[in-house]
Context: one part of a larger RNA
RNA sequence: CUCUGCUGAAGGAACUAGGCAAAUUGCCCCCGUAACUUCGGGAGAAGGGGGCCCCAUCGAUAGGCAACUAUUGGUGGGGGGCACAGACCAGGGGGUAGCGACUGUUUACCUAAAACACAGGGCUAUGCGAAGCAGCAAUGCGCAGUAUAUGGCCUGACGCCUGCCCGGUGCCGGAAGGUUAAGAGGAGAAGUGCAAGCUUUGAAUCGAAGCCCCGGUAAACGGCGGCCGUAACUAUAACGGUCCUAAGGUAGCGAAAUUCCUUGUCGGGUAAGUUCCGACCUGCACGAAUGGCGUAACGACUUCCCCACUGUCUCCAGCAGAGACUCA
Numbered sequence: 001c002u003c004u005g006c007u008g009a010a011g012g013a014a015c016u017a018g019g020c021a022a023a024u025u026g027c028c029c030c031c032g033u034a035a036c037u038u039c040g041g042g043a044g045a046a047g048g049g050g051g052c053c054c055c056a057u058c059g060a061u062a063g064g065c066a067a068c069u070a071u072u073g074g075u076g077g078g079g080g081g082c083a084c085a086g087a088c089c090a091g092g093g094g095g096u097a098g099c100g101a102c103u104g105u106u107u108a109c110c111u112a113a114a115a116c117a118c119a120g121g122g123c124u125a126u127g128c129g130a131a132g133c134a135g136c137a138a139u140g141c142g143c144a145g146u147a148u149a150u151g152g153c154c155u156g157a158c159g160c161c162u163g164c165c166c167g168g169u170g171c172c173g174g175a176a177g178g179u180u181a182a183g184a185g186g187a188g189a190a191g192u193g194c195a196a197g198c199u200u201u202g203a204a205u206c207g208a209a210g211c212c213c214c215g216g217u218a219a220a221c222g223g224c225g226g227c228c229g230u231a232a233c234u235a236u237a238a239c240g241g242u243c244c245u246a247a248g249g250u251a252g253c254g255a256a257a258u259u260c261c262u263u264g265u266c267g268g269g270u271a272a273g274u275u276c277c278g279a280c281c282u283g284c285a286c287g288a289a290u291g292g293c294g295u296a297a298c299g300a301c302u303u304c305c306c307c308a309c310u311g312u313c314u315c316c317a318g319c320a321g322a323g324a325c326u327c328a
Stems, first nucleotide, its partner, number of pairs: 001323008010314002014312001019309001027051005036041001038157001052079012080084001092307004097302002099299002104116002120155007132141003158294004163224003168221002170217005177212003183206002188201005225243005252286001253283001264280005
C1' cells in the first nucleotide's frame, strides 16, 4: 500500500452525478396516530412509555372433595449492574412530484424499468366440414367447444370523458354503366389447288374477377390552416374581411419523460436553487383507446425537500486479521 472488519474529538452531507457506502431504526406489550381515500385502507403512519431480579397483596383459568399442583393477570414496595428485547437475530422515518393502477413477467452471462403482461373497454372475423393455424395431402389443432364461443387487432384497474374530417390509403356494400383475358363467334381476307378442299388470318357480337364508377366506414391507416384590419390612454382583440382545405385541434392539459430560443417570467423553498414545487401560456413541435385528464393503494422505478443518523466529507488516525514487501 491492497482487501475484510472494529473504533473515533469537534462538525454533521460541507462528500458526490446521486447520502453510493456506512450509520441510525429493529422484538413484544401499552398509549397514541394526519392529509387523503375506491371506506378496504393510509397504519407498524408519525410520536411516546414499559421490559431484569426479589417481596407483599388481590384475582383468573384447568385439575382435585380438600390440601394443593400447573399456567396467567392487576396493584404496591424493594434490589443490583455502564448496559435488563443485555449476545445472535431483528423496519430508519416523513413530505412533494412524474410514470405505471395493482400481484406478476423480462434482456440465462452489463439494462428489472415508465418496457411486457394484466383484469376491464372497443373494433373486427367466424353459423360449424366455422373463421384461423400446421400440412403437398390424408389429417390434426380450434373442440370432444358452438356467438355469454373461438380467432385477429388496438387500448389497458377505477372516475370524468373520448370532439371535427371519408378528399388520399385500406376495408365493406353496390343485379346498372365503362374497361377487360382465355374462350365462344364468325362478316370477310390471304396462300394453294382445275375443283372439292386444305392451311393461315380475322371485324362485329357474347365473355369473369379486378380496376374505373356510386355509396358507407376513423376505439380502420391517418389528418385536424394562413394573411390583414378593428374597442374613447396604451395594450389586446369578443368583432370584420380575404385565401385555401376533406376538415381546420373541441374538452382537458401545457417550458411537460414533450419548450428550440431557455437558467422563459412570477411565486415558494435556500444565505445562495440550470434541478424541484405552484402558476402564466408566446404549445419551435400536447391533445382525446398510436387514448386525454385525474386518481386511493402499490413500486429493489425516477425527481426534489426535511428529520434522525453517521469517517461520505472537513481530514484523517488507531487497532485486528489476510495479502503484498524484506530476510531466512